Description
This is a predicted complex of two RNAs, RNase P RNA and transfer RNA, with 416 nucleotides together. Its mean pLDDT, the model's own confidence on a scale to 100, is 81.

């Protein structure tokens, strides 16, 4: 110097002004006012209501092992497997020797499979010689599974023995697989042996089988207050997805539908699994401790207009109960590891 | 706030995971003196990006765009 891989932080900046919105104040007038994603709503939980929510099915989810957390489809670590020279990345990664089902085309055969080219023809069959219990031929019957061809996939592999020809038919090696012991790990799993049958196909993001977890609705949840009406009528059941039980509540209840009224206010609503930076303790996710800090809040629903400086001229995009991931959107800046390649000292 | 569906040549539908097919329109021919009808034939497509599988319009994510239902 080039091209690359990880982890993080920031996302115009300062200063006047005009305005929005909230909160303090009597008033003048002061403070505070979007985001890393607020967004998709994909997961988990807080938190309120129905039995503080109970049992089966029936339905969804998860799936390697240990851990971390309020919980998780999440994050740390580790194992195995796969891509990269490499830093490092990815993995719905239980279970095909429970059943079922799928596997087109092409091929000779596709899931207890097959014989088309081939190679054999010992054994029968024909033929010819020779007449010895011999020898040669055809490739009808049959045998075979080495080789070619087919396909994403063809029933280990390489060598040997066999043997007509051929084969795990038998041996030796190696792969792989299943069983034990042994040794390292908390485990997933890795390591060495020794026995086995000689090899077992792929799909479970197909059904299903095993484990594990899953009540249900949502802040328009829900609770309080005020105003105002005009009742009537069906049913007997109602508990916030299907079913069955169980259990609760109830004829001053309860569901449904016609009709009438209202279109107002508190509260839930921001002190919280909360932030900042230090220390301790973990490898790490993350946890104690102590010290600072208060940082937006409507309900037609606030963040904007100008104007001055200065610079790389500024990207995706805006709360709406809340917080923890994931996910996708994204102009460009700046910080730390690290790796490969060329040169050079 | 929740939940549920659908994207296939231009339009309208299909299509057990196995060569994406019809009908309509477009377009060239043939039939006709010409034009319609009619026949033949021909161009065209799985919203996009990943993933399982030997193979994906189908499964399964992740994204967009559309439609609908409750409250």
């Nucleotide at each position: 110097c080039g091209a690359g891989c990880c982890c993080g932080u920031c996302g115009g900046a300062c200063g006047g002004u005009c305005g929005c919105a909230g909160c303090c104040g009597a008033g003048a007038g002061g403070c505070u006012g979007a985001g890393g994603a607020a967004a998709g709503u994909c997961c988990g939980g807080a938190c309120u209501c129905c039995a503080c929510a109970g049992g089966g099915c029936a339905g969804g989810g998860u799936g390697c092992u240990g851990g971390a957390u309020a919980a998780c489809u999440u994050c740390c670590a580790g194992g195995c497997g796969g891509g990269g020279u490499g830093a490092c990345c990815c993995g719905a990664c239980g279970g095909a020797a429970a059943g079922u089902g799928c596997a087109g085309c092409a091929g000779a055969g596709a899931g207890c499979a097959g014989a088309c080219c081939g190679c054999c023809g010992a054994u029968g069959g024909c033929c010819c010689c020779c007449a010895c219990u011999g020898g040669g031929g055809c490739a009808c019957a049959g045998g075979c599974a080495a080789g070619g061809g087919u396909g994403a996939a063809a029933c280990g592999g390489u060598g040997g023995u066999g043997u007509a020809a051929g084969a795990g038919a038998c041996c030796a090696c190696c792969a792989g697989c299943g069983u034990c012991a042994c040794c390292g790990g908390c485990a997933a799993c890795g390591g060495u042996g020794a026995c086995g049958g000689c090899u077992c196909u792929g799909c479970a993001a197909a059904c299903c089988c095993c484990a594990c977890c899953c009540g249900g609705a949502g802040c328009a949840a829900g609770g309080c207050c005020a105003a105002g009406c005009a009742g009537g009528g069906a049913c007997c059941c109602g508990g916030u997805u299907g079913c069955c039980c169980g259990c609760c509540g109830a004829a001053u209840g309860g569901u449904c539908c016609c009709g009438g009224g209202u279109a107002g206010g508190c509260c839930g609503c921001a002190u919280g699994a909360g932030c900042g930076g230090g220390u301790c303790g973990g490898u790490g996710a993350c946890g104690a401790c102590a010290c600072g800090c208060c940082g937006a809040g409507a309900u037609g629903g606030a963040u904007g207009g100008c104007c001055g400086u200065c610079c790389u001229c500024g990207a995706c995009a805006g709360a709406a109960u809340c917080c923890g991931g994931c996910u996708u959107a994204c102009a460009g800046a700046c910080a730390g590891g690290c790796u490969c390649g060329c040169a050079g000292a | 706030g929740c939940g549920g569906g659908c994207g296939u040549c231009g339009u309208u539908c299909a299509a057990a995971g196995g060569c994406a097919g019809g009908a309509c329109c477009u377009c060239a021919g043939a039939u006709u003196u010409c034009c319609a009808u009619u026949c033949u034939g021909a161009c065209g497509a799985u919203g996009c990006c990943g993933g399982u599988u030997c193979g994906a319009u189908u499964c399964c994510g992740g994204u967009c765009g559309c439609c609908c239902g409750c409250u």
Background
It holds a member of the Rfam family "Bacterial RNase P class A". It is annotated as a ribozyme. Its family is annotated with tRNA processing, ribonuclease P activity and dimeric ribonuclease P complex in the Gene Ontology.